[in-house]
RNA sequence: GGCGCUAUCGACUAGUGGUUAGGUCACAGCCCUCUCAAGGCUGGGGCACGGGUUCGAACCCCGUUAGCGCUA
Numbered sequence: 001g002g003c004g005c006u007a008u009c010g011a012c013u014a015g016u017g018g019u020u021a022g023g024u025c026a027c028a029g030c031c032c033u034c035u036c037a038a039g040g041c042u043g044g045g046g047c048a049c050g051g052g053u054u055c056g057a058a059c060c061c062c063g064u065u066a067g068c069g070c071u072a
Stems, first nucleotide, its partner, number of pairs: 001071007010025004018055001027043005048064005
């Protein structure tokens, strides 16, 4: 240099073009308790970036960035 794979809350992950982007842990608040832990309820927080296609994109296409692999 060429080819391929991957990128979603703080972490791990689900989501095969349409219904509020969901779950677990963590975090915050409340309840419970003499207190803590455990338990219950609630909440905040996310589609790597820029374009395109489409009535509609996390999802399809192009490019960029980062990581990994194969190859010369």

Notes
The RNA shown here (transfer RNA) has 72 nucleotides and comes from a soil metagenome. RNAcentral holds the sequence, with entries from MGnify. It matches the Rfam family "tRNA". By type it is a transfer RNA. Gene Ontology term of the family: triplet codon-amino acid adaptor activity.